[in-house]
Context: one part of a larger RNA
RNA sequence: UGACGGGGGCCCGCACAAGCGGUGGAGCACGUGGUUUAAUUCGAUGCUAACCGCAGAACCUUACCUGGGUUUGACAUAACACGGGAUUACAUUGAAAGGUGUGAGUGCCGGAGCAAUCCGGAACCGUGUAACAGGUGCUGCAUGGCUGUCGUCAGCUCGUGCCGUGAGGUGUUGGGUUAAGUCCCGCAACGAGCGCAACCCCCGCAUUCAAUUGCCAGCAUUAAGUUGGGCACUUUGUAUGGACAGCCGGCUAUGCCGGAGGAAGGUGGGGAUGACGUCAAGUCAUCAUGGCCCUUAUGUCCAGGGCUACACACGUGCUACAAUGGUACAAUCAAAGGGGAGCCAAGCCGCGAGGCGGAGCGAAUCUCAGAAAUUGUAUCUCAGUUCGGAUUGCAGUCUGCAACUCGACUGCAUGAAGUCGGAAUCGCUAGUAAUCGCAGGUCAGCAAAACUGCGGUGAAUACGUUCCCGGGCCUUGUACA
Numbered sequence: 001u002g003a004c005g006g007g008g009g010c011c012c013g014c015a016c017a018a019g020c021g022g023u024g025g026a027g028c029a030c031g032u033g034g035u036u037u038a039a040u041u042c043g044a045u046g047c048u049a050a051c052c053g054c055a056g057a058a059c060c061u062u063a064c065c066u067g068g069g070u071u072u073g074a075c076a077u078a079a080c081a082c083g084g085g086a087u088u089a090c091a092u093u094g095a096a097a098g099g100u101g102u103g104a105g106u107g108c109c110g111g112a113g114c115a116a117u118c119c120g121g122a123a124c125c126g127u128g129u130a131a132c133a134g135g136u137g138c139u140g141c142a143u144g145g146c147u148g149u150c151g152u153c154a155g156c157u158c159g160u161g162c163c164g165u166g167a168g169g170u171g172u173u174g175g176g177u178u179a180a181g182u183c184c185c186g187c188a189a190c191g192a193g194c195g196c197a198a199c200c201c202c203c204g205c206a207u208u209c210a211a212u213u214g215c216c217a218g219c220a221u222u223a224a225g226u227u228g229g230g231c232a233c234u235u236u237g238u239a240u241g242g243a244c245a246g247c248c249g250g251c252u253a254u255g256c257c258g259g260a261g262g263a264a265g266g267u268g269g270g271g272a273u274g275a276c277g278u279c280a281a282g283u284c285a286u287c288a289u290g291g292c293c294c295u296u297a298u299g300u301c302c303a304g305g306g307c308u309a310c311a312c313a314c315g316u317g318c319u320a321c322a323a324u325g326g327u328a329c330a331a332u333c334a335a336a337g338g339g340g341a342g343c344c345a346a347g348c349c350g351c352g353a354g355g356c357g358g359a360g361c362g363a364a365u366c367u368c369a370g371a372a373a374u375u376g377u378a379u380c381u382c383a384g385u386u387c388g389g390a391u392u393g394c395a396g397u398c399u400g401c402a403a404c405u406c407g408a409c410u411g412c413a414u415g416a417a418g419u420c421g422g423a424a425u426c427g428c429u430a431g432u433a434a435u436c437g438c439a440g441g442u443c444a445g446c447a448a449a450a451c452u453g454c455g456g457u458g459a460a461u462a463c464g465u466u467c468c469c470g471g472g473c474c475u476u477g478u479a480c481a
Stems, first nucleotide, its partner, number of pairs: 001481002003478003007475007015465002019428005026319008034310002042053002064305007073132001077131001079129006087104007108121005134294002137292003143288002145283003148279001150277001155194006161170003174185003200271004205241003209237003214231003219228002244265001247259005321421001325380007337368003342361002347356003387418001392413007434457007
């Protein structure tokens, strides 16, 4: 000087407390461990691994296993020699890859030739030689890059000066204040840098300009903003304004408390943004890369299998156990997105998944597209039930060469556990939690109950900081560094 303390002081944070809803019990889905296996490819392992890499494993992917092939190679560059027109059809063998065989065939450039054709060359194909290719093989404890975490915590440092023999200190401590090393005052310090804040984006208010595909106040018109017309309103886009503790009151400065006006008030809400560093944290399997290793194999091609196994253990979710509910009929209101090898309307067929059909739309025009919870009426009457839907049987639909291993969905039948969950444990402070649906990416299809967004309905509680956890500043002890 740090680090540590079941030392002290001050202060924060959904850290506790106060509340609301969960997890832990059940069934199922997914991930992981373990076990099994020819293989169940590899990595991630307290917080910071475990719906993680994977924004989608039937083949492919695929790295694994078994078997069948191949060796200048699936891919790149360049050289030499030999052969062949490039190209293309068929047969045969085989699971395919591949192997074997037969045939068609003279394009491009140059030269010779009346022509047939011949010679040479470029590109291409094959064979051989030899440089080399190739490796998801090892080392993340050799590395770059990227990332997690402490933590959006308020810290981390430097120049000069001063103090100290020196390590170092001071500044950065102190008194206030703040979300903040934020600012004020004081001070052997005076300044400065990286962080904080602001500058950026979205949401909330108003104005300007613009007006189709959007909108409709008044006029006409229609089944319908459908059409004429209009751009006031809504909306969409653009550019501005607006909030600064600016105004008033209280308290010396900073600032805090109350009030007014205002769409918004004390950082207005959300995002992006992550200092010096820590964990030899993670990644050699995104990529790049040193070293090491393989080179008729640890490379490469193919078929099938596996990554989907199942006594069990853990994690994350979904659905429930019901009456604030289930079922039936009816009424009714979003936002944000996607669409050309695409989205697919009307109409018709089918109980349905879906099929036929073909209009429109590269989309404020057409379409996916019926939002659901909600509301009204009726019914069920507390039961393992008209709760719950697992499991299984049969019959089907769709995608796709192909649904056996191993897809999703539909109809009928079946109708399991489960009556609110031990010890323990998680999230959340407002348009939040809870609850309800919708869309998107990946994608032929889908194991999505995941992820990323969107809106609808919409709470309770915070006395307080003694305690648990994490953190910041000062101080104290130390046989630790």
Background:
Model confidence (mean pLDDT): 83 of 100. The part of an RNA shown here (small-subunit ribosomal RNA, 3' major domain) has 481 nucleotides and comes from an uncultured Deferribacterales bacterium. The RNAcentral record of the full RNA draws on ENA and SILVA. Its Rfam family is "Bacterial small subunit ribosomal RNA". On this family, see Yusupov et al., Science 2001: "Crystal structure of the ribosome at 5.5 A resolution".